[in-house]
Molecule: transfer RNA
Organism: Candidatus Pacearchaeota archaeon ex4484_71
RNA sequence: GGCUGCAUAGCUCAGUUGUUAGAGCGCUGCUCUCAUGAGGCAGAGGUCCUGGGUUAGAAUCCCAGUGCAGCCA
Numbered sequence: 001g002g003c004u005g006c007a008u009a010g011c012u013c014a015g016u017u018g019u020u021a022g023a024g025c026g027c028u029g030c031u032c033u034c035a036u037g038a039g040g041c042a043g044a045g046g047u048c049c050u051g052g053g054u055u056a057g058a059a060u061c062c063c064a065g066u067g068c069a070g071c072c073a
Base pairs, nucleotide, nucleotide: 001072002071003070004069005068006067007066010025011024012023013022019056027043028042029041030040031039049065050064051063052062053061
């Protein structure tokens, strides 16, 4: 230098055909218990890496960039 893949909640990840962003774990409150843990109920937490474009509508499609990983030279 070229090519490929990945980037979504605190962590690990899902979300493929464009139509309100989700799960598990963790966190907070309540419940249960003599108490802790486990269990039950409820809740908070997201500019979906950045900037553009297409569209009535984009995490999703297109372009450029950034970071990480791998392959080739």